[in-house]
RNA sequence: GGUUGGGUCCUGUGCGGCGGGGGCCUGUGAACCGUGUCAGGACCGAGAGGUAGCAGCACUAAGCAGUUUCCUCAGGUGCCACGGGGUCGCCUGGCCUGA
Numbered sequence: 001g002g003u004u005g006g007g008u009c010c011u012g013u014g015c016g017g018c019g020g021g022g023g024c025c026u027g028u029g030a031a032c033c034g035u036g037u038c039a040g041g042a043c044c045g046a047g048a049g050g051u052a053g054c055a056g057c058a059c060u061a062a063g064c065a066g067u068u069u070c071c072u073c074a075g076g077u078g079c080c081a082c083g084g085g086g087u088c089g090c091c092u093g094g095c096c097u098g099a
Stems, first nucleotide, its partner, number of pairs: 001096008009085006015078002019073005025066004034059004042051003
């Protein structure tokens, strides 16, 4: 000096992670304005029986909380993987050649 590869630069895809939203599950959760069952008592009836229904209990709605998990969204999240692009600006490696 030539040539070639990689990194730095830009970009696409993927993966992981943070945050938001939603779903599943669990727990809690209604004095009355949810459901069911309705002790006691009340009412109707000559009676049999019936009616409504407080408390309680159970199941839940809205809501609240929680562990893992599933879906989704976002970006200067990682300098992780793969691919593409650009120029010789910088760094680095190989080969060849010359002094």